Small-subunit ribosomal RNA from an uncultured bacterium, 1508 nucleotides, folded computationally. Its mean pLDDT, the model's own confidence on a scale to 100, is 82. The sequence is in RNAcentral, with records from Greengenes.
RNA sequence: UGAGUUUGAUCCUGGCUCAGAUUGAACGCUGGUGGUAUGCUUUACACAUGCAAGUCAAACUUAAUUUACUUUUUAUUUUAUUUAAUAAAAGUGUUAAAUUUUAGUGGCGAACGGGUGAGUAAUACAUAGGAAUUUUCCAAUAAAAGGGGGAUAACUGUUUUAAUCUAUAGUUAAUACCGCAUAAUUUAUUAAAGAUUUUUUAUAAAAAUUAUCGUUUAUUGAUAAGCCUAUGUUGGAUUAGCUAGUUGGUAAGGUAAUAGCUUACCAAGGCUAUGAUCCAUAGCUGUUCUGAGAGGAAGAUCAGCCACAUUGGGACUGAGACACGGCCCAAACUCCUACGGGAGGCAGCAGUGGGGAAUAUUGGACAAUGAGGGAAACCUUGAUCCAGCAAUACCAUGUGUGUGAAGAAGGCUUUCGAGUUGUAAAACACUUUAAUUAGGGAAGAAGUAAAUAAAAUUAAUAAAAAUGUUUAUUGACGGUACCUAAAAAAUAAGUACCGGCUAACUCCGUGCCAGCAGCCGCGGUAAUACGGAGGGUACAAGCGUUAAUCGGAAUUACUGGGCGUAAAGAGUUCGUAGGCGGUAUAGUAAGUCAAUUAUAAAAUUUUUAAGCUUAACUUAAUUUCUGUAUUUGAUACUAUUAUUACUGGAGUUUAUUAGGGGAUUGUGGAAUUUUCGGUGUAGUAGUGAAAUGCGUAGAUAUCGAAAGGAACAUCAAUAGCGAAGGCAACAAUCUGGGUAUAAACUGACGCUGAGGAACGAAAGCAUGGGUAGCAAACAGGAUUAGAUACCCUGGUAGUCCAUGCUGUAAACGAUGAGUACUAGUUGUUAGAUUUGGUGUAAUAGAUUUAGUGACGAAGCUAACGCAUUAAGUACUCCGCCUGGGGAAUACGACCGCAAGGUUAAAACUCAAAGGAGUUGACGGGGACUCGUACAAGCGGUGGAGCAUGUGGUUUAAUUCGAUGCAACGCGAAAAACCUUACCUACCCUUGACAUCUAUAGAAGAACUAAGAAAUUAGUUUGUGCUUUUUAGAACUAUAAGACAGGUACUGCAUGGCUGUCGUCAGCUCGUGUUGUGAAAUGUUGGGUUAAGUCCCGCAACGAGCGUAACCCUUGUUUUUAUUUGCCAGCAUAUAACGAUGGGAACUAUAAAAAUACUGCCGUUGAUAAAACGGAGGAAGGUGAGGACGACGUCAAGUCAUUAUGGUCCUUAUGGGUAGGGCUACACACGUGCUACAAUGGAUAUUACAAAUAGAUGCAAUUAGGUAACUAUGAGCUAAUCUGCAAAAAAUAUUCUUAGUUCGGAUUAAUCUCUGCAACUCGAGAUUAUGAAGUAGGAAUCGCUAGUAAUCGCAAAUCAGCAUGUUGCGGUGAAUAUGUUCUCGGGUCUUGUACACACCGCCCGUCACACCAUGGAAGUGUGUCGCAAAAGAAGUAAGAAAUUAAACUUUUUUAUUAAAUUAGUUUUUACCACUUUGUGAUUCAUAACUGGGGUGAAGUCGUAACAAG
Repeated sequence: UGAGUUUGAUCCUGGCUCAGAUUGAACGCUGGUGGUAUGCUUUACACAUGCAAGUCAAACUUAAUUUACUUUUUAUUUUAUUUAAUAAAAGUGUUAAAUUUUAGUGGCGAACGGGUGAGUAAUACAUAGGAAUUUUCCAAUAAAAGGGGGAUAACUGUUUUAAUCUAUAGUUAAUACCGCAUAAUUUAUUAAAGAUUUUUUAUAAAAAUUAUCGUUUAUUGAUAAGCCUAUGUUGGAUUAGCUAGUUGGUAAGGUAAUAGCUUACCAAGGCUAUGAUCCAUAGCUGUUCUGAGAGGAAGAUCAGCCACAUUGGGACUGAGACACGGCCCAAACUCCUACGGGAGGCAGCAGUGGGGAAUAUUGGACAAUGAGGGAAACCUUGAUCCAGCAAUACCAUGUGUGUGAAGAAGGCUUUCGAGUUGUAAAACACUUUAAUUAGGGAAGAAGUAAAUAAAAUUAAUAAAAAUGUUUAUUGACGGUACCUAAAAAAUAAGUACCGGCUAACUCCGUGCCAGCAGCCGCGGUAAUACGGAGGGUACAAGCGUUAAUCGGAAUUACUGGGCGUAAAGAGUUCGUAGGCGGUAUAGUAAGUCAAUUAUAAAAUUUUUAAGCUUAACUUAAUUUCUGUAUUUGAUACUAUUAUUACUGGAGUUUAUUAGGGGAUUGUGGAAUUUUCGGUGUAGUAGUGAAAUGCGUAGAUAUCGAAAGGAACAUCAAUAGCGAAGGCAACAAUCUGGGUAUAAACUGACGCUGAGGAACGAAAGCAUGGGUAGCAAACAGGAUUAGAUACCCUGGUAGUCCAUGCUGUAAACGAUGAGUACUAGUUGUUAGAUUUGGUGUAAUAGAUUUAGUGACGAAGCUAACGCAUUAAGUACUCCGCCUGGGGAAUACGACCGCAAGGUUAAAACUCAAAGGAGUUGACGGGGACUCGUACAAGCGGUGGAGCAUGUGGUUUAAUUCGAUGCAACGCGAAAAACCUUACCUACCCUUGACAUCUAUAGAAGAACUAAGAAAUUAGUUUGUGCUUUUUAGAACUAUAAGACAGGUACUGCAUGGCUGUCGUCAGCUCGUGUUGUGAAAUGUUGGGUUAAGUCCCGCAACGAGCGUAACCCUUGUUUUUAUUUGCCAGCAUAUAACGAUGGGAACUAUAAAAAUACUGCCGUUGAUAAAACGGAGGAAGGUGAGGACGACGUCAAGUCAUUAUGGUCCUUAUGGGUAGGGCUACACACGUGCUACAAUGGAUAUUACAAAUAGAUGCAAUUAGGUAACUAUGAGCUAAUCUGCAAAAAAUAUUCUUAGUUCGGAUUAAUCUCUGCAACUCGAGAUUAUGAAGUAGGAAUCGCUAGUAAUCGCAAAUCAGCAUGUUGCGGUGAAUAUGUUCUCGGGUCUUGUACACACCGCCCGUCACACCAUGGAAGUGUGUCGCAAAAGAAGUAAGAAAUUAAACUUUUUUAUUAAAUUAGUUUUUACCACUUUGUGAUUCAUAACUGGGGUGAAGUCGUAACAAG
């Protein structure tokens, strides 16, 4: 910082996509080590098990243990007995010591810490403020702590239960509880408690005293909490009105405290377009990610605040809760149960199930840091510190280093030479970080206990506490970090990609298949895009994919976009709110600017240091936090104030002026139609052509009269008026606005304008009129494949009027309104001023104001274009746009009588859709022009028979190719065999043919046998050439393999060759110039030509390939030459003949030259090019003909001429042989031949060519045969000989219009020739036979002069076989006024939605499949409102009953009563769950139904793009 993608190419608009960074991630492949972080984003789903909140014996009671002591009993041992010892059991005492306490009373804590984000759009959070409050523990200060009382749990007994809970009787303590006193405060009310330690007195009890802790009251602080205010904090208006304790006041209640917080009364307020209410979504913040920033997105970990604890409600206790591990109630769920009833709440740490793409151990320790309790030691602590699991992220580090060319082997490729992998490996030398093993080894420890010292305290030398010293002792991590040693390169590399974007290329496989793909797009037999391989590129213990966010995207534009044609100016105006606003003075200081103070938690971020070997990480300091508020100042600008001032903006008055401006009423003439009357007769009307229609009942036409409605010709004009829509005969009445000039007045009164209001073409709707013409619908006639159209004949709504409605148009200048500024030129409308001129007027010029046109500079624009009437330069305000389709649609709402209008989505789908211009191509667009293109002519084809080719059919095979023009008498210039490629049968397999190796042999020739032949078996004959005497060359045979061979496939892999447009005049380039560019210019224009041929002009100047010319033939002449050709003159000879001598004139031959150039003359033209006419000339304007074919088009034709890539076959798709087939035959088409006859047929006679061929040949001559032909064989290697007779023609005769003396098919018989061989299947002859056919429908072909037509001749191929082909000459016409039309080509121009280019593109219905969506009788679910019912627990209140130790009173003497207080039951009020009715709304679903979208080859038409 950009890139790809719309097009044939271009510029623009515009979307889609990519490259970057990031993550609490997941998935795939892979995985050495360490450090530091992080780890249920989904079901606030359900939870087994363990642990997560206890502690205090220095508050208290009981109980228990040990030691001690005492007594008794028992047992064992010992002793004569007493006794003694041991063991066990029981017991005693607080006047002994130590210890524990699972329970309970009591105190403190349990409201912290830990979790989660459901709810919550404000009872929240952030920032800044505030006053009417409470605050356990803690700190400070001032005081106090006097004297009494009765209970109760534990415990014991009894009772009850499955269990949990209890019930009852008895007993006991306190720092538990209750009075009194004193003290304190706001005078309503209301306090206290002791414990341990030391010493003294003392037997002890007890008392005093000291220290520490605890207790009570008051004040202050600190901490924590509650409350109030302002500002900020998501989307939706397809949510516009909300509110009844609602807003305020008074009084009372209530709270720790303010307050409608609650109640009563009074008032009727409060909120809202600066978005109330409602709906949806969401914990907020510090911060995190991204970004240049502004912004955008997010709210994991860490930190602050809030909310919640299965769901809902409630209070209790307490300093603090309406309480995660407390209580009560209701609900759902789970568990236990003896069925009566009970128990539970992991969104604490682990863990389980479930959900999910997905997230860890039922670990260790309280050693450290904190927390609770305690005087303390200590105890507790899933807080926390550690460890475990995971490449989840970040950081670090390793997987070795050097040398090493025989460039090894192997792999891959190959042009077969080699290249590459690659110094890579091996090999040699070296090193040891990390991992492994072994040994050593910090810091994290501060404290605590004991002893001791001196001060201080104290009555005290005691005790306790504090300080110092000494000693002892405390580590989960931990086999720690770190250090040392040992051994060996030893243990350690993958992943993605390689068509472009985007760094990196080849081979094989596959064959629109399999597959790839982020976008464009790859794949249909040569895939750098699929799969594999080799190689390469990138990153690396990771790499890729997916998901998500920001960026790029200036693609929502504040920074920083647009609206004439790409999306976008509302149809127009008025006007409310709002926004913006002229000049001057003074004040204020809200905005603005400057400074100040406070705050903006820490962490984070920035920078600099420091600590871990470095880094990540951590620590410290610094910066920042752009904000908010306070205080002070400044006053230019904005704002505001002044009943301030001004006149330039705006407006008013008086005096002008133009006008289809508007409304109403009346009047007018022309025309159409109808009616009446007259004249008049057969048609009229209409069309491309017709018909329907009208008309003999008298039309049309024409004359006169009348009726009625609608519209106003000429004038009339890029003229006028109006806000727009719109407005046009004339007159009157009423009325709006504009404009110009002058004077006076008001004094900013202005501009814009969300909502709102009014106006608003045509069509349409309602009611009532009216209706001449026109005319949707409708009817008929045509057209057409159809014709619900275009055309014609009719014709109703409507069009007109009145009154209402509708509210839209390409309502367009596709251009919102207003203001100012910025070159001109030229028209025109309405005024004004002035000059000239005039008697006045008309009129002309200049200046100026207001309109309205054309051009044009700067500037702008993607371009087109706009350009003082801006789309230029600026300002103010409004409206609108954000890819195409879905959709100007659905739903909802509002408006409307309806038709419908306004507002206005989404799912889904595509990678484009679009604007402007460019080059082509095309047009049933235009202009010009050429062509046998038409026209004018001549002759054909199409009809017949036959020949030939093709299709089709048939066949064992009918080999293959060619298929509009541009295949079809074409490849094939010759299919009986061969050819031959096809079929059948029989054979061969290194092969019929080439090269190489080995062995043997000359090669070869002849014969016999079998066979259809190929072939097989044998016999005889034959010894060559070179030679260094080994052998060699050629040939033959045998053997083996490399290989041969293929008319097998692909002409869409190719070369070469060819056809075609087209012998059409075109096709391009260099430099320059123009344009952002594609491109243009040149090459267009005016003439001219057969021609882009030439001339002139021109931002072009030149050049190339084509055109022309050069080449060949032919036409005229000359020169030269003279045989095989020629013979004029001379001579010889013959029946006759260049036959002979000779000649070189002529013809001819074949070499070389010449000639024609618009050169000359005239006219036209532009003085050009050129055209027309003429002269001369053999020929005249390219003399005639040929060869010659630009850039390119058709994937045109050919792999079967040949060549050739790839593929395929290899005892066959190769090779050989024989026979057959290519020759078939219902039929269709093309190309030809012969005819249909008298311009002819037949017979006879007589003339005149050119070109060409000839030795395996042409063959004369003579003879034979009716003939084909046969026999003979002179001459000729050819200007010598031969084919060779030319035919039509001419002359004569005959036939006489007939299916014939036309025509010759077909058939029969007999022959001839070629050839191994004429059956399938050749040609010819003779005789006989004698078919169709009497000039050819629609349609169609050739030809413009030596041409058409007609006549014959020759050649190639060839043994034989021409109606074909290619040549040759003979005879020899007609017509062309011309370019309207048909076909084809060229140039310019125009339109285009085409570019595979009109055989293009493309629209809609229908049918089929799939997808999402709307409607829908309904059905189900959730939420909310309203009206009711209901009423658990609880709180408050009331009243009654009942129970009870303290305190009080009374009575009384042991028990009872009353009051008070407390509890229980009950009632009322409030209220959760729940229920009923009703309404609103969300979502889901539904028979059926509507349209929409998508989908290589469906149907019907052809609406649009060209004048479609």